c-di-GMP-I-GGC riboswitch aptamer from Peribacillus glennii, 94 nucleotides, folded computationally. The source organism's lineage runs through Bacteria, Bacillati, Caryophanales, Bacillaceae and Peribacillus.

């Protein structure tokens, strides 16, 4: 520096369910473990998800409006999507 078949000390903790919080995605906290060698930390590039606020359309009206539905939008999630960057247990092998 490479690597993760085996072994050990130990960590994380997917759905599902409860409680909280948030428009929402989703956060957190407890139950629980599908699974991860970075499933440790970081929204910096893509993807995904959401759609407050904004805006486009329709609708509605006699007109304009306010409601309502559709579309678009991130300043918001998400690093258990995949990428860069910083860190680091344990064992091999140089």
């Nucleotide at each position: 520096u490479c690597u993760g078949a085996a072994a050990a000390a130990g960590g994380c903790a997917a759905a599902u369910c409860c409680g909280u919080u948030g428009a929402a995605a989703g956060g957190c906290g407890g139950a629980g473990a599908c699974g991860c060698a970075a499933a440790g930390c970081c929204a910096u590039g893509g993807g995904u998800c959401u759609g407050u606020c904004g805006u486009u359309g329709g609708u509605g009206c006699u007109a304009c409006a306010a409601g309502c539905c559709a579309g678009c939008u991130a300043u918001g999630a998400u690093c258990g999507c995949c990428a860069a960057g910083c860190u680091g247990c344990c064992g091999g092998a140089u």